The RNA shown here (transfer RNA) has 75 nucleotides and comes from a Sphaerochaetaceae bacterium. The organism belongs to Sphaerochaetaceae, within Bacteria. The prediction has a mean pLDDT of 84. Its Rfam family is "tRNA". From the family's description: Transfer RNA (tRNA) molecules are approximately 80 nucleotides in length. Rfam classes the family as a transfer RNA.
[in-house]
Parts: sequence; C1' cells; structure tokens
RNA sequence: GGCGACGUAGCUCAGUGGGAGAGCGGUAGUCUUACACACUAUUGGUCAAUGGUUCAAAUCCGUUCGUCGUCACCA
Repeated sequence: GGCGACGUAGCUCAGUGGGAGAGCGGUAGUCUUACACACUAUUGGUCAAUGGUUCAAAUCCGUUCGUCGUCACCA
C1' cells in the first nucleotide's frame, strides 16, 4: 500500500429505516453486629467524524479517522 471485518452507556454486546436497549458496573435504600449475597429504586449515550439519500438514518451511500485480520512490497 491492496482487500475484508469492526467502531452503540464505564466494560461486554444486542438493535440493520420510524420507541436507543440488555447484562455487568456506579449511586442510594432495605436486609446484616458488620461485610458479602439478595431485593428495590436510580444513574449513565454528540450511536467514531463529516457530507448525502429519505417524510424519517445508529441502520442505506460517499469521504475521513481509529482498531483488528489477511495479502503484497521493502529491508
């Protein structure tokens, strides 16, 4: 450098045109002598960036950035 996959909450991920979500985590409370477990409530997002298509974009298309894999080249 070519090709491919991926980028969504603090972490791991789902969601592939119309409501942004789950588990774990954080916080508060109940419980306990205390801690843990459990339960209840709550918290948390520019959906990588930008432009376009569309009545409507996390989702489709272009470009850019980043991560991973693979191939090639140089040494």